[in-house]
Context: one part of a larger RNA
Molecule: large-subunit ribosomal RNA, domain IV
Organism: Caproiciproducens galactitolivorans
RNA sequence: GGGUAGUUAAGGAACUCGGCAAAUUGACCCCGUAACUUAGGGAAAAGGGGUGCCACAGCGAUGUGGCCGCAGAGAAUAGGCCCAGGCGACUGUUUAGCAAAAACACAGGUCUCUGCCAAAUCGUAAGAUGAAGUAUAGGGGCUGACACCUGCCCGGUGCUGGAAGGUUAAGAGGAGAAGUGCAAGCUUUGAAUUGAAGCCCCAGUAAACGGCGGCCGUAACUAUAACGGUCCUAAGGUAGCGAAAUUCCUUGUCGGGUAAGUUCCGACCCGCACGAAUGGUGUAACGAUCUGGGCACUGUCUCAAUUACCCGCCCG
Numbered sequence: 001g002g003g004u005a006g007u008u009a010a011g012g013a014a015c016u017c018g019g020c021a022a023a024u025u026g027a028c029c030c031c032g033u034a035a036c037u038u039a040g041g042g043a044a045a046a047g048g049g050g051u052g053c054c055a056c057a058g059c060g061a062u063g064u065g066g067c068c069g070c071a072g073a074g075a076a077u078a079g080g081c082c083c084a085g086g087c088g089a090c091u092g093u094u095u096a097g098c099a100a101a102a103a104c105a106c107a108g109g110u111c112u113c114u115g116c117c118a119a120a121u122c123g124u125a126a127g128a129u130g131a132a133g134u135a136u137a138g139g140g141g142c143u144g145a146c147a148c149c150u151g152c153c154c155g156g157u158g159c160u161g162g163a164a165g166g167u168u169a170a171g172a173g174g175a176g177a178a179g180u181g182c183a184a185g186c187u188u189u190g191a192a193u194u195g196a197a198g199c200c201c202c203a204g205u206a207a208a209c210g211g212c213g214g215c216c217g218u219a220a221c222u223a224u225a226a227c228g229g230u231c232c233u234a235a236g237g238u239a240g241c242g243a244a245a246u247u248c249c250u251u252g253u254c255g256g257g258u259a260a261g262u263u264c265c266g267a268c269c270c271g272c273a274c275g276a277a278u279g280g281u282g283u284a285a286c287g288a289u290c291u292g293g294g295c296a297c298u299g300u301c302u303c304a305a306u307u308a309c310c311c312g313c314c315c316g
Base pairs, nucleotide, nucleotide: 001311002310003309004308005307006306007305008304010302011301014300019297027051028050029049030048031047036041038145052067053066054065055064056063057062068072080295081294082293083292084291085290086289087287088286092104093103108143109142110141111140112139113138114137120129121128122127146282147281148280149279151212152211153210156209157208158205159204160203161202162201165200166199167198171194172193176189177188178187179186180185213231214230215229216228217227240274241271252268253267254266255265256264
């Protein structure tokens, strides 16, 4: 000097990116327990009080009296709590060896394929899974409890449907033509016509892939524009939410909390560049999740000290 384990005056987060770490709490009994809520929960909410031994009484629960200590769950093991918000409903799953999460899964929702020798999948095949199942079944995609909802666009791409028409391969067809031969013929070539799927074309379809405007003017202060004009589009973003896990400008502005707040909460809306199953908005419960605040508590700190053991160092 370091490690590990303790203790500490006064203060009590002033530490720090951040209460990281540590401390507090802790068992059982009694009292008591809010918002919110899916009425189950929340809840061990929170917050209080008690706890030993002896004698007597009583079946007992227990009661009465007494006794000791600083201390009676006498040692050890044994929740810190609350408020608000984001995300994900939940229990689960995951990067064996830096990530446990808001990622994956999930019940539920929806679309789509599949009529059974099913679709789908493995295999060259036989065969097998699906399934000793049969559409209340099986496969695939998306979404992700629940509540309220899920707007407009089918122009592009995809998918589905379409007895017409266009294009069109091999094949069919054979008008003709060429070579050769005296000829019959043989060998080539070959127009019209016919000819499937596909594509073109016509429809449908967005919980299919996806998309969801610009400029100008206008109200008797000003400002703003319910209103009007015009251009373009397949259609111009509805409800809801909004400086957000999304906001560049930005520490936006206002309010709250602090003495002081780039974070946080509530609003506003000027949404650079939210938005409705690539789901939108809420939401009780849940979370080794993330963010902000508070109480308690503390060597995190002011500011360091000290104890035990071990290492380092020295001597033998």